[in-house]
Context: one part of a larger RNA
RNA sequence: UGACAGGGGCCAGCACAAGCGGUGGAGCAUGUGGUUCAAUUCGAUGCAAAGCGAAGAACCUUACCAGGGCUUGACAUGUCGUGAAUCCUCUUGAAAGAGAGGAGUGCCUUUGGGAACACAGACACAGGUGGUGCAUGGUUGUCAUCAGCUCAUGUCGUAAGUUGUUGGGUUAAGUCCCGCAAUGAGCGCAACCCUCGUGUUUAGUUUCCAACAUUGAGUUUGGAACCCUGACCAGACUAUCGGUGAUAAGUAAGAGGAAGGUGAGGAUGACGUCAAGUCAUCAUGCCCCUUACGCCCUAGGAAACACACGUGCUACAAUGAUUGGGAAAAAGGUUCAUGACCCCAUGAGGGAAAUCUAACCUCAAAAACCCGACCUCAGUUCAAAUUGCAGGCUGCAACUCACCUGCAUGAAGCCAUAAUCGCUAGUAAUCGUCGGUCAGCCAUAUGACGGUGAAUUCAUUCCCGGGCCUUGUACA
Numbered sequence: 001u002g003a004c005a006g007g008g009g010c011c012a013g014c015a016c017a018a019g020c021g022g023u024g025g026a027g028c029a030u031g032u033g034g035u036u037c038a039a040u041u042c043g044a045u046g047c048a049a050a051g052c053g054a055a056g057a058a059c060c061u062u063a064c065c066a067g068g069g070c071u072u073g074a075c076a077u078g079u080c081g082u083g084a085a086u087c088c089u090c091u092u093g094a095a096a097g098a099g100a101g102g103a104g105u106g107c108c109u110u111u112g113g114g115a116a117c118a119c120a121g122a123c124a125c126a127g128g129u130g131g132u133g134c135a136u137g138g139u140u141g142u143c144a145u146c147a148g149c150u151c152a153u154g155u156c157g158u159a160a161g162u163u164g165u166u167g168g169g170u171u172a173a174g175u176c177c178c179g180c181a182a183u184g185a186g187c188g189c190a191a192c193c194c195u196c197g198u199g200u201u202u203a204g205u206u207u208c209c210a211a212c213a214u215u216g217a218g219u220u221u222g223g224a225a226c227c228c229u230g231a232c233c234a235g236a237c238u239a240u241c242g243g244u245g246a247u248a249a250g251u252a253a254g255a256g257g258a259a260g261g262u263g264a265g266g267a268u269g270a271c272g273u274c275a276a277g278u279c280a281u282c283a284u285g286c287c288c289c290u291u292a293c294g295c296c297c298u299a300g301g302a303a304a305c306a307c308a309c310g311u312g313c314u315a316c317a318a319u320g321a322u323u324g325g326g327a328a329a330a331a332g333g334u335u336c337a338u339g340a341c342c343c344c345a346u347g348a349g350g351g352a353a354a355u356c357u358a359a360c361c362u363c364a365a366a367a368a369c370c371c372g373a374c375c376u377c378a379g380u381u382c383a384a385a386u387u388g389c390a391g392g393c394u395g396c397a398a399c400u401c402a403c404c405u406g407c408a409u410g411a412a413g414c415c416a417u418a419a420u421c422g423c424u425a426g427u428a429a430u431c432g433u434c435g436g437u438c439a440g441c442c443a444u445a446u447g448a449c450g451g452u453g454a455a456u457u458c459a460u461u462c463c464c465g466g467g468c469c470u471u472g473u474a475c476a
Base pairs, nucleotide, nucleotide: 001476002475003473004472005471007470008469009468010467011466013464015460019423020422021421022420023419026314027313028312029311030310031309032308033307034305035304042053043052064300066298067297068296069295070294073125077124078123079121081119082118083117086103087102088101089100090099091098092097107114108113127289128288130287131286132285136283137282138278139277140276141274143272148187149186150185151184152183153182154163156161167178168177169176193266194265195264196263198234199233201231202230203229204228207224208223209222210221211220212218237260240254243251244250320375322373323372324371325370326369332363333362342351343350344349382413387408388407389406390405391404392403429452430451431450432449433448434447435446
């Protein structure tokens, strides 16, 4: 100087407390461990692995396994030879591939040949999701959006080092003020950026309003006050009032204001820590394989199942289930696409087909909610697993192993021990909607969007991790 302490002081944090809802019990979905297997590819393992890489494993993907094949190779460059390329048919085969027959002879040209492409040969080489993340780059997690981490000059000390950065206040903040052997500065904090919240100006189509018209269709006409959309600005700065404070920084309250003390949210992550993760995104040193640890194909596997754990979904009901009618969103997507209206079907879906390159058409029905009807506390008109039958769609293909529909079947489950998690406001809880990936989809995931909309916070004693100062130490 650090690190540590069941040492001390100060401080903030959904850390506790106060409250609301969960997990742990049930069924299922999904991931992991274990076991099994020809293979169940690989990685991730306290917080910070386990709905993680994977924004989508039937084939492909695919790296694994079995079998069938290839060896200058699926891919690249160079050299040499032949043939344009390319297309069609047949045999064999599970396919990959192998064999045979036919068509075709193009472009440029100095008529020698050349360009592109295909095939064959020999070598240089290709290739490797093989190993090492403890050889690395890049990138990511974490402490932590915590308030810290340092430097120059000067001072002090023999030196390691110190001071500055400590102290008195204050702040979300090493934020600011005052003081001080320190004076300045840098990386962080804050601000600058984006979204939301208010208004002015400007622009009006596909939006809005009025007239008019009920037309196949707001099709037509006029307008831009309002709504809305887009752009540029304004606005909030403790600015103002009195109190408090040290006449400071600030702080509690008030007024005005759409908004008040960081207005709300996002992006933004200092020096470093964990030889943290990743050689399987990519790149790369070294090592290893080279008729195989490379490459192609067919089928299988990653979906197995006594069990254990994590994350979720659905429930156990009457604040409810079923059923009839009614109302109002936001944000997205669509041309090899979204697909209205109409017809058929109990339905999934099918037929035919308008509009729309989208503020126009369309996906699209918002659901909780409201008004009625019925059920009356039951394993039930709760719950939906499981199973049977019959169908639909995508796709060469749905058995292993997709999704959806109808009918039947109707399991466990009556609020869950010890323990444990999230959340402080448009939050929790609850309700639907959309996107990406995608032929289809195992999505109950994930990322966004809006609707309805709470309770509680006495306080910092205790638990947990963290920051600053200080004391101790046989630790470095």
This is a predicted structure of a 476-nucleotide part of an RNA (small-subunit ribosomal RNA, 3' major domain) from Picea engelmannii. The full RNA is in RNAcentral, with records from SILVA. The prediction has a mean pLDDT of 81. NCBI's taxonomy places the organism under Eukaryota, Euphyllophyta, Spermatophyta, Pinopsida, Picea.